[in-house]
Context: one part of a larger RNA
Molecule: small-subunit ribosomal RNA, 5' domain
Organism: uncultured bacterium
RNA sequence: AACGAACGCUGGCGGCAUGCUUAACACAUGCAAGUCGAACGCUAACACUUGGUACUUUGCCCGCUUGGAUAAGAGCCGAACAGGUGAGAAAUACGUGAGUAACCUGCCCUUAACUCUGGGAUUAACCUGUGAAACUGGUUCUUAUACUGGAUACAACUUGUCACAGCAUGGAUGGCGAGUGUUAAAGGGCUCUACUGUUUUUGGAUGGGCUCUCGGACUAUCAUCUUGUUGGUGGGGUGAUGUCUCACCAAGACGACCACUGGUAGCCCGCCUGAGAUGAUGACCCGCCCCGCUGGUACUGAGACACCCCCAAUACUCCUACAGGAGGCAGCGGUGAAUAAUAUUGCACGAUGGGCGAAAUCCUGAUGCCACGACGCCUCUUGAAGGAUGACCGUCUUCUUGUUGUAAACCUCUUUCAACACGGAAGAAGCUAAACUGACUGUACUUGUAAAAUAACCUCCCGCUAACUACAUGCCACCACUCACUCUAAUACAUAAGGCGCAAGCGUUCUCC
Numbered sequence: 001a002a003c004g005a006a007c008g009c010u011g012g013c014g015g016c017a018u019g020c021u022u023a024a025c026a027c028a029u030g031c032a033a034g035u036c037g038a039a040c041g042c043u044a045a046c047a048c049u050u051g052g053u054a055c056u057u058u059g060c061c062c063g064c065u066u067g068g069a070u071a072a073g074a075g076c077c078g079a080a081c082a083g084g085u086g087a088g089a090a091a092u093a094c095g096u097g098a099g100u101a102a103c104c105u106g107c108c109c110u111u112a113a114c115u116c117u118g119g120g121a122u123u124a125a126c127c128u129g130u131g132a133a134a135c136u137g138g139u140u141c142u143u144a145u146a147c148u149g150g151a152u153a154c155a156a157c158u159u160g161u162c163a164c165a166g167c168a169u170g171g172a173u174g175g176c177g178a179g180u181g182u183u184a185a186a187g188g189g190c191u192c193u194a195c196u197g198u199u200u201u202u203g204g205a206u207g208g209g210c211u212c213u214c215g216g217a218c219u220a221u222c223a224u225c226u227u228g229u230u231g232g233u234g235g236g237g238u239g240a241u242g243u244c245u246c247a248c249c250a251a252g253a254c255g256a257c258c259a260c261u262g263g264u265a266g267c268c269c270g271c272c273u274g275a276g277a278u279g280a281u282g283a284c285c286c287g288c289c290c291c292g293c294u295g296g297u298a299c300u301g302a303g304a305c306a307c308c309c310c311c312a313a314u315a316c317u318c319c320u321a322c323a324g325g326a327g328g329c330a331g332c333g334g335u336g337a338a339u340a341a342u343a344u345u346g347c348a349c350g351a352u353g354g355g356c357g358a359a360a361u362c363c364u365g366a367u368g369c370c371a372c373g374a375c376g377c378c379u380c381u382u383g384a385a386g387g388a389u390g391a392c393c394g395u396c397u398u399c400u401u402g403u404u405g406u407a408a409a410c411c412u413c414u415u416u417c418a419a420c421a422c423g424g425a426a427g428a429a430g431c432u433a434a435a436c437u438g439a440c441u442g443u444a445c446u447u448g449u450a451a452a453a454u455a456a457c458c459u460c461c462c463g464c465u466a467a468c469u470a471c472a473u474g475c476c477a478c479c480a481c482u483c484a485c486u487c488u489a490a491u492a493c494a495u496a497a498g499g500c501g502c503a504a505g506c507g508u509u510c511u512c513c
Stems, first nucleotide, its partner, number of pairs: 002511001005509005012380001014378003018373002025336003030332002034077001036075001040073001046067002051062002084291001086289001094215002097212004103208002108204002112200002116150004127138003156180008187196002218262001226252001229251008266288002270281001272279001294313001296311001316327004346369003352366001353364003383413002386410001394403002419449003423445001427440001458501001460499002463482001469496002
């Protein structure tokens, strides 16, 4: 000098930041991922139209049509993002620069074409059962952009030739051919020349996979280590290369340029310190990686081996009618525990961003705000001018005084801040226009009102080091970073007065330079 700090004394306002560093310990409760009726059937309640019965009318009851779209179903998309943590991992990580002729890429943009013709089920509803619950069985019925058969093809595979190209394994890419033989679709829409979606295809963008160069920790009281190990051939597997995997063959591969072992640790842009070289560190924010009670397997999908998906297992917790079931806060709040120590079970989708949708909407503990904490940084204030018989009190004294001290009183001003009152924003932009839309918030700000009125502490005073006297104590009680102090005149302990320093803070402690 610094800090995600803690402790002691003290404490006025505001702005901006920041807040479980310890137990990746366990969690009550609420919320954190839904959406689309312009893909689909059915539909309680509700509203409207028309008809019927009854009635003077209203109302009521029954049936049909329509509407909007509420619960449940089934379908598309999303849920792999966003948000959290740093346990593991010393290299399949990170940083850096390359390669991919060894690869994939939903939505989006772009190129070209197509969207023909059939079929059978089934959820829900209805009826009827089992079970304490979670859940679940059966009969009957029905739709689709759900499922599925056939047709069609510039895709795919094999192959010829030319161009072109690579370090290379050799033909990626482009042009012109030949052959093999399989694969596509879905409609919706105020019935509309619009629009929108589905299928195949060209290139792109974006995002990812894999490979390589170099670089950044400790340990020799770890010197040898390895058997899918190193290489080859042939199968398998993957979107793709590869011992990734299998069979066989060879016996290699790494290592004092530190292999292997052991302990420790997320990496980085950065941040702290320092003139610099170095050293130390990796909170917040940004990028990357890893993890999701523990360890393991997979499904779906463009993308996962998936935090609020599935399966079985371990430990733990909970419910039970004892047959059986449920759960995973390292999401936001909150609770217990642990700790020197760390906040509200708040408001809003108004803005930014995201998901779905044609849109209006809807959802969003992301985000924007609020509350709490002097934890940090930075402003501001606690008054200003005048005022000497240098008042009183206190304290010292050589007893004259010195000092506190222009300090106070007193007089004249001002009103920042705080308080109260009137007014009162910007943040808002909605791709036809109008209308409407602010959580924060009656906030910021402005004007006015009255009154010095609401506002100063903390540590230190022997030297280092700015600041000294008195009294008490008497190697006692204490102080102390260090040297040291105190045994009867202590500027070093305690108290008082005075002084130095800093100031809404001051001092101590931890850690680092």